[in-house]
RNA sequence: AGGCAAGUAGCUCAGUGGUAGAGCGUCCGUCUGAUACGCGGAGGGUCAAAAGUUCAAUUCUUUUUUUGCCUACCA
Numbered sequence: 001a002g003g004c005a006a007g008u009a010g011c012u013c014a015g016u017g018g019u020a021g022a023g024c025g026u027c028c029g030u031c032u033g034a035u036a037c038g039c040g041g042a043g044g045g046u047c048a049a050a051a052g053u054u055c056a057a058u059u060c061u062u063u064u065u066u067u068g069c070c071u072a073c074c075a
Base pairs, nucleotide, nucleotide: 001071002070003069004068005067006066007065010024011023012022013021018055026042027041028040029039030038048064049063050062051061052060
C1' cells in the first nucleotide's frame, strides 16, 4: 500500500427497516447463625463518527475512523 472481517451495557456477545436484548459482573431485597449458591428486583446504551435513501435507520448505501487477520514492499 491492497484485500477481508469487526465496532451494540463494565466484560463476552445476540438482534431486527417500526418500543434495543441476553449471560456474567454491579447495587438492593430475600434466603443463612454468617457466607456462597438459589430466588426477586433495580441500575447501566450518543448501537464508532458524518452524510444519504426512507413516513421511519442500530439495521440499507457512501465516506471517515479504530481494531483484528491476510497479501505485498522495506528493514

The prediction has a mean pLDDT of 82.
A computed fold for a 75-nucleotide RNA from Bacteroidetes bacterium 2013_40CM_41_45, annotated as transfer RNA.
The source organism's lineage runs through Bacteria, Pseudomonadati and Bacteroidota.
It was read from a public genome assembly.
It matches the Rfam family "tRNA". Its family is annotated with triplet codon-amino acid adaptor activity in the Gene Ontology. By type it is a transfer RNA.